[in-house]
RNA sequence: ACGGGCAUCUCUGGAGAGCGGCGCGCCAAAACACACGGCCAGCGCCCACCGAAGGGGCACACGGUGUUUCACUCACAUCGUAAUCUCUCAGGUAAACAGGACAGGGGGGUGACG
Numbered sequence: 001a002c003g004g005g006c007a008u009c010u011c012u013g014g015a016g017a018g019c020g021g022c023g024c025g026c027c028a029a030a031a032c033a034c035a036c037g038g039c040c041a042g043c044g045c046c047c048a049c050c051g052a053a054g055g056g057g058c059a060c061a062c063g064g065u066g067u068u069u070c071a072c073u074c075a076c077a078u079c080g081u082a083a084u085c086u087c088u089c090a091g092g093u094a095a096a097c098a099g100g101a102c103a104g105g106g107g108g109g110u111g112a113c114g
Base pairs, nucleotide, nucleotide: 002114003113005110006109008107009106010105011104012103013102018047020046021045022044023043024042025039026038027037048093049092050091054089055087056086057085061081062080063079064078065077066076067075
């Protein structure tokens, strides 16, 4: 110097599933009350549903160790490692906003990589 790795900043793209129910609340007026009525921003409970923040789980694969063996292979035991799979604790469920795994572009940073 170049390549790739890691984390980070920024730009772009980025799915799914309830305009569910009940109560409080609000409409409601300087006290109090106000419905077989209306509203749904907020709080609580219940039911249904989604998976792509985060979190948990999974091996016939890979690696370590042990048993066995003269030694290895195999086999067995045990430990570790994964996802867009799976669970749904968390989160979310009209649109918009927000969030968003992941993907791509750019910036500087970093190291015990090549």